Record summary: This is a predicted structure of a 346-nucleotide part of an RNA (small-subunit ribosomal RNA, central domain) from an uncultured organism.
[in-house]
Context: one part of a larger RNA
Order: sequence, then C1' cells, then structure tokens
RNA sequence: UUGGGUUUAAAGGGUGCGCAGGCGGAGAAUUAAGUCAGUGGUGAAAUCCUGCAGCUUAACUGUAGAAUUGUCAUUGAUACUGGUUUUCUUGAAUGCAGUUGAGGUAGGCGGAAUGUGUAAUGUAGCGGUGAAAUGCUUAGAUAUUACCCAGAACACCGAUUGCGAAGGCAGCUUACUAAACUGUGAUUGACGCUGAGGCACGAAAGCGUGGGGAGCGAACAGGAUUAGAUACCCUGGUAGUCCACGCUGUAAACUAUGAUCACUCGUUGUUGGCAAUACAUCGUCAGCGACUGAGCGAAAGCAUUAAGUGAUCCACCUGGGGAGUACGAUCGCAAGAUUGAAGCUC
Repeated sequence: UUGGGUUUAAAGGGUGCGCAGGCGGAGAAUUAAGUCAGUGGUGAAAUCCUGCAGCUUAACUGUAGAAUUGUCAUUGAUACUGGUUUUCUUGAAUGCAGUUGAGGUAGGCGGAAUGUGUAAUGUAGCGGUGAAAUGCUUAGAUAUUACCCAGAACACCGAUUGCGAAGGCAGCUUACUAAACUGUGAUUGACGCUGAGGCACGAAAGCGUGGGGAGCGAACAGGAUUAGAUACCCUGGUAGUCCACGCUGUAAACUAUGAUCACUCGUUGUUGGCAAUACAUCGUCAGCGACUGAGCGAAAGCAUUAAGUGAUCCACCUGGGGAGUACGAUCGCAAGAUUGAAGCUC
C1' cells in the first nucleotide's frame, strides 16, 4: 500500500450550513469524450519466455520467434458512463387548508419558599451531630404574628411525554420569529445526496469590563473524627453561581452507534394528524418506547429508530508505554485549544 475495520477490543468529526470535489430519477433524439473492435506506425539492443543450433555436458553463446500489457494515427460499433437538445413526475421544493410542541429572542406579571430589616407577643435557650464542639443568644435569640425589601429558582401538572441540528429547552402572559407533521395533488420540473477546506452555533468551568449578590458554595478559617486527616461530618465563608456585552471552544459534547436513500417477519404501549364505521373499534402517515424472529455478531447483544441486505459521500483506526507529551505553526488577554512526532523501552 492493498485487503480489513470503527456500540463495548485501536477507530464516527460536538452539531449544522455550505464553495470546490465525488455520486446522482424516468423516456426520446443526437454526439462519439470515456468504453469496445479492426488496420497501420512506433514501442533500441541486451534481459525474460519458447523452438533450434555450437563448445564432450552445463553454465555460457549464437539464431529464429514470441512478448514488449504502452502510445500515436485511422476506420468502425453505440449497450453503459459523459456532453448537447427535448419531454415527464415518482425524488426535491413551493402553494393552499389545518394541527402540534418546556423550539428561539425580547418585555411584562405572579405565588410559595429562603434571607435581611422594622414592630409586636414571649423567655432561656437555639442550632448542629453517630456523639459533640466551634457558632448564635438576657444588648432578648430560637419560636409565633404583621408589614417592607432583595435575589435566585419555578412545587403540583410531569410522563418510558413533547420540541430542537447539536449544546439544550419547564410558573403565567404579550410581541416578534423559526420548524415539523397531516391533508390536498394546484405549481416548478431532478432544482437532489454527501461535503475536504471555510463559516456559524456550541453544557459546565474559566477569563475581561460593568452591574448584582437571597440561597448554595471551590479557596480559606474554626470545630470534630483519626495514629495522622491538608478529607468524608459540623459552624462560618471569598471567588463563582445571576444579568449585559465580549472572549474561550472543550466534555462519558454518549445512542460511546456519521449523513442520505432503498429493501427486509411479528406483538405491544404511547404522542401529533387524517380517514372510516358509529360509541369502542379499526385503517393510515410522521415521531417516541418495550419485547421477539430471520439475518448479523467474538460474545454481550442489535433486530423497519439495525449493529440485517445493498448504494453514494465524508470522517477516523493500524501493538502497549513514551504521549495527546516535545518542537514548530495557527488561534487565545490568560488558562489553554488545534495540529502533532521521535529517541528509548516491553
């Protein structure tokens, strides 16, 4: 390198959009670039292969042929691929009529809880634990009641539910906005799939500037435990968590399973539509789950939401350690990220 692979052994990019590229539905006509065939030129010799010959044989040598899978020119073939023209509707998209949802962005509002404050009642404890102590409290705590304020999160509904490309999204409501599904078969007529680079989005933590700060809480302090206890437990508590703008660009970013298309037994639950019969059934489309066949798999298992059977395109893997390290480069305010070896060793 080819072959072979990528749920769990090494290996699917975090996700989408998309230029180039690769691949691409049905009919007709034309062309003849790829493709196939014939003919001619060329494809040095030696070597290799085959026949024959010469050294007593062989190695060796001579001679004749084959081969030289290539390339150029020319003449044909036209199924397939390509080019051009034209037509089509099933792929794709649009329209129309409905439906659905924690999809997104911005604003407004609400109640419970927690904490602070003020006032009142009231008196000696409260809190915490396995047990304690640190801590709070006669300057009146804890508890109870009323009022004010603050920030953050939204009990029940709630689900094997729903939506979103992924990250993710949950109180109520308004505005703006995106999507999917169903029905129709009206319109366009292959407009499609994938996608190296590129661009955009991307949890948490972290960073910058300015706000905010109730609760929780890295660091830190104290109290315990212990042989020790830089921990687990307790009392406090800063950054942070929240908001705006900007950066970072990583996660067990997981379904550890790339995207798209086609085909391939059944049972059962559920979400959103549509249709039928008529009041509890049944059909169909799109999702979300459970179980089980054939088949696949090293097995566990997967099994119409495939890890089955095929097709196209992309990404990635090639023994363990060294190492996701060093160096260089790019990006970043930094932290670091991306790309990514070798010596050596088993």
RNAcentral holds the full RNA, with entries from ENA and SILVA. Its Rfam family is "Bacterial small subunit ribosomal RNA". The coordinates come from a structure-prediction model, not an experiment, and the mean pLDDT is 87.